[in-house]
RNA sequence: CCGUGCUAGACGGGGAACUAGCGGUGCCCUGUACCUGCAAACCGCUACAGCAGGGUUGAAUCCCCAUUCGAGGUUCGCGCUCUGCGGGACUGUCGAGGCUAAGCGACGGUGAAGACUGGGUCCUGCGCGGCGAAAGCCUGUGAACCCCGCCAGGUCCGGGAGGAAGCAACGGUAAGCAGUCCCUUUCGGGUGCCGCAGGAGAACCUGGUCGGAGUUGGCUGGCAGCGGCAAGCCGGGGAGGCGUUAUCGACAGUGGGUGCACGG
Numbered sequence: 001c002c003g004u005g006c007u008a009g010a011c012g013g014g015g016a017a018c019u020a021g022c023g024g025u026g027c028c029c030u031g032u033a034c035c036u037g038c039a040a041a042c043c044g045c046u047a048c049a050g051c052a053g054g055g056u057u058g059a060a061u062c063c064c065c066a067u068u069c070g071a072g073g074u075u076c077g078c079g080c081u082c083u084g085c086g087g088g089a090c091u092g093u094c095g096a097g098g099c100u101a102a103g104c105g106a107c108g109g110u111g112a113a114g115a116c117u118g119g120g121u122c123c124u125g126c127g128c129g130g131c132g133a134a135a136g137c138c139u140g141u142g143a144a145c146c147c148c149g150c151c152a153g154g155u156c157c158g159g160g161a162g163g164a165a166g167c168a169a170c171g172g173u174a175a176g177c178a179g180u181c182c183c184u185u186u187c188g189g190g191u192g193c194c195g196c197a198g199g200a201g202a203a204c205c206u207g208g209u210c211g212g213a214g215u216u217g218g219c220u221g222g223c224a225g226c227g228g229c230a231a232g233c234c235g236g237g238g239a240g241g242c243g244u245u246a247u248c249g250a251c252a253g254u255g256g257g258u259g260c261a262c263g264g
Base pairs, nucleotide, nucleotide: 001264002263003262004261005260006259009057010056011055012030013029014028015027020046021045022044023043024042034054035053036052037051038050063257064256065255066254067253068252072248073247074246077244078243079242080241081240083238085236087234088233091230092229093228094227095226098223099222100221102220103219104218105216106215107214114210115209116208117207118206119205120204121203122199123198124197125196126195127194128192129191131188132187133186134185135184136183138179139178140177141176147172148171149170155164156163157162
């Protein structure tokens, strides 16, 4: 120096989050660099930090170290920008209400405010009326016989005189049926400018007595507040973007380092 066979190592890495810490599954960035099982209110490990099993490659373009670059991620604080939310006072404007009684109006010597008093509206009871329903009354009809009266004919008893039962017809009536303007009774109510009595009593209506000049709050005005809307102002905190600061850092570039055995 070459060939052969082994071993160490390698068969992705990083960020945030989680974790006592480390790694994994999951998310994100790079990138293509084995397989199976476990795994997020988790799975495994202990600072040498996935565990268990299997496989490929294997001393160098592939492993290790240093350095340069730098995708990307995170970041206390600060600055800029953008966006929406809440609060505050002011200006303007709109709206409803409260108080006042200066002006207008309305009422008022045919009597205001105020005070006293009666009645009604309200409730209960009794009564009367009305409406509706039912029943009764009334009228009519209504019994071949088992309802009544009167009983022709006929039947029966009797020697006769006379007597008896009794169908039809006629008259009346029961049950039933029909009608009814009225009348009587019972029941009922979303019944009544009704009557009598008792009760309640804030309000409204109405009558009267005292009183002797105000009452009202409709319109204008005044006062102090309330609510809404618009734009500026002040202030509070939220999300996003950018920059700075700090931190981690893939890929890539450069430089360097690193075994064993045998044979030629």